Context: one part of a larger RNA
């Protein structure tokens, strides 16, 4: 893992509300007693209800408060209750069912291990060679020195024996701590053997929170215990109808709850109702715009004020300022906390206003909901006018929505699935092939596979409007040929002769030729332009707006920025007609279930996506009672077929099977499994 079995809203006693019966201003018994009894009968103590106010005497349709009814507060004036029983839900009480770490008692354990206590036992062999001691030498005498003896040590090296350093294997092991190799100690703080002592709010510790029976930041067993869990799992048949929420306030509150929104189910009221649309009449300070205020801010003009110079009898007063710049005026500005001003929409109110649409409100029973989400607008707020950021609004979807299209793709785009049909017409979006429909018409544009990923920015890409200059009096562009004199203008310089730089830019010859556009020279020279004339013979510059296009363009598995194939249209733009496309729409046939209408079982018209959830009709187990039934001429139960019934599910038949089972009405439940790392079995 699979299979089968068990497995989770339940009793009991209060409250509520709903339904049902029974009686009713009443209703009703409770222990108990009789009795075979759970049946009936007694039992009226008690409770509720028909009366309230008051802390209470007490008083009473009133009563309290108070000096006082003047005020007020709670009632009355008007709604039947009780009693039992089903059901929804709540309190209590393990209260759907399973899980805790942990806390409290009582006990039980030092056969592991930690330290103690008595009493016993162990430690091949090998080195090293302390203090004492002799002799000898020395010394006045010690003392010092030799050599020899002697056998100390948490001494040395290395088996038993304790240990456990390093590596390797092992890791469903041989082994819930091992084995090889290797390494430390190994006469001592030494290993150890029996027997004992110390116990959990404790012991014990050469201390590591370590051990205290494979368990130790407090053993273990048994009990309080079904502990508690705002936490995480799970929670068992079927059909019908409605159908949410992820907000506000509050919270020792933030993944929790409680009121209130937003659901549902009953009841009652409501049509001069409730929502959409019109009409009218309002309040408002956004957008916008604006500068009158309140601030900000620029330009200039004029200018006080104060600074600084400079004149004076160093004080009045003059005069000057490339400072300073209040205030005024002129021009151009900004604003969420600024308004002289101001919409559209939305919000509010009336309308015996139209149309269209069902629906509203109140009371009650019964929930879940409180983690959202995207997008589109507000150029909202915050951020970086980033973020599948965050925080509102208002509108939609998803969530809880399937179907088609967006190559796949909650939240985009087209549309809301009651069933069934090998019918038909559509929407997005498509129509070469993959893969259903035009290789469809008509004009045009693109040359880049733009299309099929991107900006500042580039450029004689190319299409379509325009202004505009020249030009048969011959224009652009080519090619001949001039391009000149005063003059090397003048300064300046070492030189400046167009052509380093300053200034200045005339005259004159001419068809034209700049005191000169580049290149060049040390400065000259040289080449070329500008202008002109000749040749050629038809357009030629220049600019603005605009369609499409090219550069700009580098990424990590592998084309890879169209779904592919491929495509010059099968791209892109404008038009125009067919087609095709879906659970939209119709068509046919069947089903629930609301109105309405009668002919009362039909007919019209609607409606039937749904998660939390709320409501409603149902199967289908086991049992009881009471009715009826089937069975050895075969019951349950098991295989199998075909079959009715929307479902849950039921009934034939055949074969096994071998003895008990239905089926109505009613009742009671241990009442329905696929999930819980669910339990127990198998296998």
């Nucleotide at each position: 893992g699979c299979c089968g079995g068990c497995g989770a809203g339940u009793u009991a006693u209060g409250g509520u509300a709903u339904u049902g019966u029974g009686c009713a201003a009443g209703g009703u018994u409770a222990a108990g007693u009789g009795g075979a009894a759970a049946a009936c009968a007694c039992g009226g103590a008690g409770c509720c209800g028909a009366a309230g106010c008051g802390a209470a005497a007490g008083c009473g349709a009133g009563u309290c408060u108070u000096a006082a009814u003047a005020g007020g507060g709670c009632g009355a004036u008007u709604a039947a209750g009780u009693a039992c029983a089903a059901u929804g839900c709540u309190g209590u009480a393990g209260a759907c069912c399973c899980g805790a770490a942990a806390c409290c008692g009582a006990g039980u354990g030092a056969u592991c291990u930690a330290g103690c206590c008595a009493u016993g036992a162990a430690c091949a062999g090998g080195u090293u060679g302390a203090a004492g001691u002799g002799a000898g030498g020395g010394u006045a005498a010690c003392a010092c020195c030799u050599c020899a003896u002697g056998g100390a040590g948490g001494a040395c090296c290395g088996a038993a024996c304790c240990g456990g350093u390093g590596u390797a294997c092992g890791u469903u092991g041989u082994a819930a701590a091992g084995u090889g190799c290797u390494c430390g100690g190994a006469u001592g703080a030494u290993u150890u053997g029996u027997g004992g002592c110390u116990a959990g709010c404790g012991g014990u510790g050469a201390a590591a929170u370590u051990c205290c029976a494979a368990u130790c930041g407090a053993a273990c067993u048994c009990g309080g215990a079904u502990a508690u869990a705002g936490c995480u799992g799970g929670u068992u048949c079927u059909c019908c109808c409605c159908g949410a929420a992820a907000u506000a306030g509050g919270u020792u509150u933030a993944c929790g709850c409680c009121u209130a929104g937003c659901c549902u189910c009953a009841a009652a009221u409501u049509a001069u109702u409730g929502c959409a649309c019109c009409a009218u009449g309002g309040a408002g300070g956004u957008a916008g715009a604006g500068c009158a205020c309140u601030g900000a801010a620029u330009a200039u003009a004029u200018a006080a004020u104060g600074g600084c110079c400079c004149c004076g009898u160093c004080u009045a007063g003059g005069g000057g300022u490339a400072c300073u710049g209040a205030g005024u005026g002129u021009a151009a500005u900004c604003a969420a906390a600024c308004u002289c001003c101001g919409a559209a929409u939305g919000c509010c109110a009336u309308g015996u206003g139209u149309u269209g649409u069902a629906g509203a409100u109140u009371u009650g029973g019964g929930a879940g909901u409180c983690a959202g989400u995207g997008u589109a607008u507000g150029a909202g707020g915050u951020g970086a006018u980033a973020a599948c950021g965050u925080c509102c609004a208002u509108a939609c979807g998803c969530g809880a929505g399937a179907g088609g299209a967006a190559a796949a793709c909650a939240a985009u785009c087209c549309a809301g699935a009651c069933c069934a049909c090998c019918a038909g017409c559509u929407a997005a979006g498509g129509u070469c092939c993959c893969a259903a429909a035009a290789u469809a018409u008509a004009u045009g544009u693109u040359a880049a596979g733009u299309g099929g990923g991107a900006a500042a920015g580039g450029a004689u890409g190319u299409g379509g409007a325009g202004u505009u200059g020249c030009a048969c009096g011959a224009a652009c562009a080519g090619c001949u040929a001039g391009g000149a004199g005063g003059u090397u203008g003048g300064c300046u310089u070492a030189g400046a002769a167009g052509c380093a730089g300053c200034c200045a830019c005339c005259c004159u010859u001419u068809a034209a030729a700049g005191a000169g556009u580049g290149c060049g020279u040390a400065a000259u020279a040289g080449c070329u332009c500008a202008c002109u004339a000749g040749u050629c013979g038809a357009g030629u510059g220049a600019u603005u707006c605009u369609g499409c296009g090219c550069c700009g363009a580098a990424a990590a598995u592998g084309u890879a920025c169209c779904g592919g194939g491929g495509c010059u249209a099968a791209a892109c733009a404008u038009a125009u007609u067919a087609c095709c496309g879906a659970a939209g729409c119709u068509g046919u046939g069947g089903a629930u279930u609301u109105a309405u209408a009668c002919u009362u079982g039909u007919a019209u018209a609607g409606a039937u996506g749904g998660u939390a959830g709320g409501g409603g009709a149902g199967c289908g187990u086991u049992c009881u009672a009471a009715a009826u039934g089937c069975g050895c001429u075969g019951a349950a139960g098991a295989u199998a077929a075909a079959u009715c019934g929307u479902g849950a599910g039921g009934a034939u038949u055949a074969u096994u099977g071998g003895a008990g089972c239905g089926u109505u009405u009613a009742g009671a439940a241990g009442u329905g499994a696929g999930a819980a790392u669910g339990c127990c079995g198998g296998u």
Molecule: large-subunit ribosomal RNA, domain II
Organism: uncultured Bacilli bacterium